Context: one part of a larger RNA
RNA sequence: GAAUCAACGCUGGCGGCGUGCCUUAUACAUGCAAGUCGUACGCGAAAGCAGCUUCGGCUGUGAGUAGAGUGGCAAACGGGUGAGUAACGCGUGGGUGACCUGCCUUCGAGUGGGGGAUAACCUUCCGAAAGGAGGGCUAAUACCGCAUAACAUCCCGCCCUUGGAUGGGUGGUGAUCAAAGCCGGGGAUCGUAAGACCUGGUGCUUGAAGAGGGACCCGCGUCCGAUUAGCUUGUUGGUGGGGUAACGGCCUACCAAGGCGUCUAUCGGUAGCCGGCCUGAGAGGGCGGACGGCCACAAUGGGACUGAGACACGGCCCAUACUCCUACGGGGGGCAGCAGUAAGGAAUUGUUCGCAAUGGGCGCAAGCCUGACGACGCAACGCCGCGUGGAGGACGAAGACUUUCGGGUUGUAAACUCCUGUCGAGCGGGAAGAACAGCUUGUGGGUUAAUACCCCAUAGGCCUGACGGUACCGUUAAAGGAAGCCCCGGCUAACUCCGUGCCAGCAGCCGCGGUAAUACGGGGGGGGCAAGCGUUGUUC
Repeated sequence: GAAUCAACGCUGGCGGCGUGCCUUAUACAUGCAAGUCGUACGCGAAAGCAGCUUCGGCUGUGAGUAGAGUGGCAAACGGGUGAGUAACGCGUGGGUGACCUGCCUUCGAGUGGGGGAUAACCUUCCGAAAGGAGGGCUAAUACCGCAUAACAUCCCGCCCUUGGAUGGGUGGUGAUCAAAGCCGGGGAUCGUAAGACCUGGUGCUUGAAGAGGGACCCGCGUCCGAUUAGCUUGUUGGUGGGGUAACGGCCUACCAAGGCGUCUAUCGGUAGCCGGCCUGAGAGGGCGGACGGCCACAAUGGGACUGAGACACGGCCCAUACUCCUACGGGGGGCAGCAGUAAGGAAUUGUUCGCAAUGGGCGCAAGCCUGACGACGCAACGCCGCGUGGAGGACGAAGACUUUCGGGUUGUAAACUCCUGUCGAGCGGGAAGAACAGCUUGUGGGUUAAUACCCCAUAGGCCUGACGGUACCGUUAAAGGAAGCCCCGGCUAACUCCGUGCCAGCAGCCGCGGUAAUACGGGGGGGGCAAGCGUUGUUC
C1' cells in the first nucleotide's frame, strides 16, 4: 500500500447492489418449514335454514360436502451445518470383459379368469394419558392363487469378438416367472335394462434401447512433526462356501506366511475438498465467508425396515445423557430448516408479507402445499453513486489568533446581490415485472364409422401483482433540513502562541518531557481523507 463475514472510538444526509453467530456441532419456549390425489376404494357428519310434531323428535336441505380411514406417488429433492475425515474424501484423467436405475423419451408384446381378507364403521373392554385388546360388517389400482407368455435365468450344443469370455449371436426338449383398473363419446345391430359392440384418453404388466442419476475400481496430485522407525494377524495370498446391483478378506472355514516402510510406513497434531478469493510485476504466499460442484453429519453411539433410491434432519428400534408430563403403573421430545429465546462473546438482523414470478411435490385438470424462492424490514458491515449549493462580492468588516505594535493571518471566507433546485418535505399522476394455465368465441389439422368425445396448432376476448400507491414522472415552496474524523519532530503532506516542568503525559520505530517543548495539554493556523475518519486484529 492492498484486502477483510470484522470489532472498537468519535461522527453520521440520501439512494442502488451485496453481505450479516468466524465464539458453544451449547441448550431450546412458541409458530410455521411436506404434502397431495374423490379420474384407485369403501364410509360419512354437524351448525345453520325450511317444514311437520304426540314437544320426545322426525323429514328435507346443507352434502355425498367437511372429515378420518384403506390405497398410490412424493417424503432420499429442496433447506442447514462443517463436528468428524489426511481418506480414492476431494481434484483431474481413465476403467467396469464386475454393476443398478422410480418418474421421463422411443420401439415391441400383453392386459384373460378367480379367491380370501382387512382398516374405516358398529360394539365390548383396559388405561391418568400416550395408546391398546377382543367380537361383527365391507371395498379397491391393497393382498393371493390360476391361465397365457417373449425376453431373461437354469441346462445342453454351435458360432463370433478378444490377450483372455463371465460378453454377443443362434438352436433345442424341458423347468421357473406378469398384469388393474379408472374416465369419456357413440350412428346402426342385439338387449326390458345394465350392457354387449365400436372408439378415445390414462393407467397396469413384460421386454429392448436412450437420456439423466448413482455405485465400484485405478494412475497422478492433496498440510506439519523423526524430540514418532519400525508397523500389521482378516494381517498378505490361495481354495471352498456365503453375501451384494456388482468385483473384492466384504464375511466365514481351511491352507500357506506373507504384506507395508527413510521414495517416510506407523504414530501424533491440524484440517471438510474444489471452482475460486486476497495479495503480488510475476514466481510465489495466504485463505476456502457469500455463490456453484462434491463429501460428511442431523442430541451422542449403534442397528436395520420400507423403497428404484436411505441405513433416512422435521421415519422406526435399542442404549446413553439432558429435558417435559404423570393418577408413579407409564409416556413425550431433539431448530447444524425460517424467525425467535437463553448462554457464550469484541461481535452478527424480523417470532414480517406473498405464493404474483422462478423452481419443486401431488393431481387429467381446476388447484393444494412449498420459511425453497420472491419481497419488505434492521445494521455506514462492504462497494458504488449523489448531496450538504452556484456566480459575483473589500488593497480586505467585526471577532479571534499573532505581532518586531508598523502590521500579518483567518479571508472571497462572511455579510450583501443575483441564480439554481439534485436529495429531503408537501401535493398530484403512476408502472414494467403477466404470460402461461384455465374459461370463452372462431379457424385449421389429427384420431375415428362419426359432424360425438379427446388431442394439437393458431387468432381474439376475459381472469391473475406480495413488493406497492413502490420505482418513475410532474408540480409547489425554500439555501432553506444535511460534516466530520485523524494528523502537523523525522520517516510523512502540514507551525506558531500559551500552559506544564523527567510531572502530567505521548509513542508504529527512532524517541519527546528535568522553565523559551513545532513531539505532552489547550488556542489559532495548516495538511489529509470525507459520510466517513482513525485504532486494533488478521493476510500478502
Molecule: small-subunit ribosomal RNA, 5' domain
Organism: uncultured Gammaproteobacteria bacterium